Source information:
Predicted 3D model of a 72-nucleotide RNA (transfer RNA) from a Deltaproteobacteria bacterium. The coordinates come from a structure-prediction model, not an experiment, and the mean pLDDT is 84. The RNAcentral record of the sequence draws on ENA. Rfam family: tRNA. Rfam describes the family as follows. Transfer RNA (tRNA) molecules are approximately 80 nucleotides in length.
[in-house]
RNA sequence: AGGCGCGUAGCUCAGUGGUAGAGCACAACUUUGACGUAGUUGGGGCCGUGGGUUCAAUCCCCUCCGCGCCUA
Numbered sequence: 001a002g003g004c005g006c007g008u009a010g011c012u013c014a015g016u017g018g019u020a021g022a023g024c025a026c027a028a029c030u031u032u033g034a035c036g037u038a039g040u041u042g043g044g045g046c047c048g049u050g051g052g053u054u055c056a057a058u059c060c061c062c063u064c065c066g067c068g069c070c071u072a
Stems, first nucleotide, its partner, number of pairs: 001071007010024004018055001026042005048064001050062003
């Protein structure tokens, strides 16, 4: 330099056009003498950036940024 893939909650990941979810983690409550386990409830994200398409974009297209792999 070129090619491919990835970027969504604190972490690991779903979701592939119609106002975003799970597990773990965190907080409160119940349970316990206490801790842990278990159960219930809750907080936390404008989906890497900026544009475009569309009535509508996390999703489709382009630019840029970051990470990984491959080629030279």